[in-house]
Small-subunit ribosomal RNA, 3' major domain from a metagenome, 467 nucleotides, folded computationally. Its Rfam family is "Bacterial small subunit ribosomal RNA". Its family is annotated with structural constituent of ribosome and ribosome in the Gene Ontology. The RNAcentral record of the full RNA draws on SILVA.
Context: one part of a larger RNA
Formats: sequence, structure tokens, C1' cells
RNA sequence: UGACGGGGGCCCGCACAAGCGGCGGAGCAUGCGGCUUAAUUCGAAGCAACGCGAAGAACCUUACCUAGGCUUGACAUGCAGGGAAAUCUGGCAGAAAUGCCAGGUCCUUCGGGGCCUUGCACAGGUGGUGCAUGGCUGUCGUCAGCUCGUGACGUGAGAUGUUGGGUUAAGUCCCGCAACGAGCGCAACCCCUAUCAUUAGUUGCUACGCAAGGGCACUCUAAUGAGACUGCCGGUGACAAACCGGAGGAAGGUGGGGAUGACGUCAGGUCAUCAUGGCCCUUAUGGGUAGGGCAACACACGUCAUACAAUGGCCGGUACAGAGGGCUGCCAACCCGCGAGGGGGAGCUAAUCUCAGAAAACCGGUCGUAGUCCGGAUCGCAGUCUGCAACUCGACUGCGUGAAGUCGGAAUCGCUAGUAAUCGCGGAUCAGCUUGCCGCGGUGAAUACGUUCCCGGGUCUUGUACA
Repeated sequence: UGACGGGGGCCCGCACAAGCGGCGGAGCAUGCGGCUUAAUUCGAAGCAACGCGAAGAACCUUACCUAGGCUUGACAUGCAGGGAAAUCUGGCAGAAAUGCCAGGUCCUUCGGGGCCUUGCACAGGUGGUGCAUGGCUGUCGUCAGCUCGUGACGUGAGAUGUUGGGUUAAGUCCCGCAACGAGCGCAACCCCUAUCAUUAGUUGCUACGCAAGGGCACUCUAAUGAGACUGCCGGUGACAAACCGGAGGAAGGUGGGGAUGACGUCAGGUCAUCAUGGCCCUUAUGGGUAGGGCAACACACGUCAUACAAUGGCCGGUACAGAGGGCUGCCAACCCGCGAGGGGGAGCUAAUCUCAGAAAACCGGUCGUAGUCCGGAUCGCAGUCUGCAACUCGACUGCGUGAAGUCGGAAUCGCUAGUAAUCGCGGAUCAGCUUGCCGCGGUGAAUACGUUCCCGGGUCUUGUACA
């Protein structure tokens, strides 16, 4: 100087408390461990691994296993030699890769080029090392810290500044002070959102109209501005910074949300995105094919979705979004089918057409506390769609079946407002496939006395046989 303390002081944070909803019990989905297996590819491991890499494993992907095959190789560059072939078409064998047979033959400035083949250099490796690395990234933590120059102090390590009194979300600001300044962080500048104005009105809107048309006031779209700064008033304070209350205002003290992550820590993670040093393989640890596996199942754990019902289930009627996607695409009207879907073909490169019916809500009816008109697992049959192909191993539909489950022990998680809870909608990936992920809007709470305690953090101080 740090680190640590079941030392002290001060202060924060959904840290506790106060509340609301969960998880832990059930069946299911998914990931992990284990076990199994020819293989069940690999990585991730407290927080910070476990719906994670994977924004989509039937083949492919695919790295794993088995089988049958290749060796200058699936791919790149160069050198030397040779060639009439190679690609293509047809046939045969085969699971295919591939092999065999037949047909057929390139461009040229005549130097050669393209292609094939032989040989040599070399290719190739998702092989090992993330404790050799770059890059990227998690975490402490959006915590308020981390440092430097000069000066002055100390023999020196170092200290001062950065400590102190106030204050703040903040090393934020004020005052003081052997310090005076400065840098990286904080804040602001950026984006979205809440109000208004101006400009511009088509595909949008409608104070006019049946429509055509008219208009741009309103909604909206999208550009530029205004607006919020403790600016004003009162009080407290040290005449400061600031805090408390108020006015005006769409908005008030960082208005709400996002992007933004200091010096560093964990030899954190990644050699399987990529790049890369050593090492290793070279008729195989490389490369191609088919089938299988990654999906197994006494069990254990994590994370979801669905429930156990009446604030509900079912039936009928009737409203109201936002944000997105669409040409190998989105697909309207209409017809067929109980339905998944099929036919059909209009429109749309999209404020024009379309996905597209929002759902919870509201109105009416029924059920009457029951393992039920709750719940939907499992299984049987019949189908639809995608795709060479749904057996291993897809999603969906109809009929039948109708399991566990009556609110969950110890323990444990999230959330402070348009939040939690609840309801549906969209997108990426994608032929097909989602209860996951990323977004969007609808309805819309309760509680916070307080900081004693648990956890994490900041700061000052104290002790130490630790570095």
C1' cells in the first nucleotide's frame, strides 16, 4: 500500500421488510448429469453451465458409429512428362459413392489455353493445447470509481491531490485545505416516447358528396423547430451547493425507455465462427457414399408451457390494437370438405393488395362443487400438408380413449407502475417443424413503516503472526 475481520461509523441496491405472482408436488416440453449404446459427436460447470453455442438434428446439417470404397486427393498454387479425352447421352452392376461398355467431340493470334492423366512440391485435419495467443465476449457493474503532470512531504516503499464539513443518482456540485491543474469514467451531446407549431398531402384523412370528384381542418405519416433550465415564488441552509413546498405547464427536478460498460478482476469462456504459434496425423486423425446415431431410459437436477377450476369451463352473439412479413413470396372473393386442408384465380415489388378472424373484455344461456360439461397425458382408428423420403424421428386435423392432478415439505425466484399479473398478435431461423427466443400492443393491480437483520457494493477508520 492492499486484502481480510462472526471490528466500528456513514451510505446505497427488489438486499431485507411490506405486497403480488410463481418454482419445489402432477403429467408434458426442453436442456444437463448419470446409465446404456457400435455411436448415443463436441463445448459450456456456483452466482456468471443446464429452452446455453443451436435464429429451427427425418436425408443434408454432422463433427459420431457401422459398412463398402479413394489416395496429389472435395479445394488452391507451381513444375515436369503424357494424352485424345473430359463434360454430356444411353445401357449394365451396385444401397450409393463408384466401376465397366457404347456414342461423341473444345478454343486458338498456331506460341498456346481449357480438360484429363502420371509424378513431384504440397493440399487437408470440427486432431491437442483458450495455462502459448489475436479477435470477440460473460462477470463484478452503469458500481463511482481508476489514474497522471508539476509542486511540496517522507531515507524509502509511498503519501498528498482523491482526506475533511455539507450535498448528490454520481470523485455531482459548493466550502475548506500544500496543493494547483489534467485525463479515462459520471452527466450532457445520439435514438424512441409524452405536448405544440411550421412545411408537405398519396396509397392516408373526411367538417362535402350515392359515386366520380372536391378539400388537407382533423387523424396520421416524416422532416424541421419550440418546450424543462431548479428558469420563477416561499421556506430551510453557511450569503454556498443543495433540499422541501408551490405556481405555471402536455411534461418538474436525470419526465419515461434505449444505446453507451473507466483502470482492472476471475490464467472466466471460446483453438468447434474466424485468425494464429509450437505439437500431432499424412493409403489417414484427410476426403466421398449409404444406413444408423445426436431422439435410447431403473433414475437425479435446472428452465418453461398446461392444469388442478365457478374471478371458471362450454355454446351463441357483438366490439376495440400495435408492430411486423410478403415475388421460388403473401395469397382475396367464390366453391368443396366437420376439420387440418383442397380447388380457384383477383390484387400486390405494397400507408394501395395480402397474411388478418386479434384474444382477454362485453351481452345472453348452460353447468352447481363433482375427479365433474374441470384437466388434458396416453393409446386406437381415419386423414391433411411439406418433402426423393415422415419406420427409427415431423407438424397438424377428426372420431374415440380419457391418466396424474383438489394449490404442492424443507427450501427458493421475479417484480416498485403502464411495472407485476393476465390476454392475444408478429418476426428471425425455416421445404416442413417452437410451450424456446426477439419484438408488439390490450386489460391492468397491491405494497414500500423502515434499514435491526440476510446478501452484494461504495467510502472513512481500526486490528492483523496474510501478500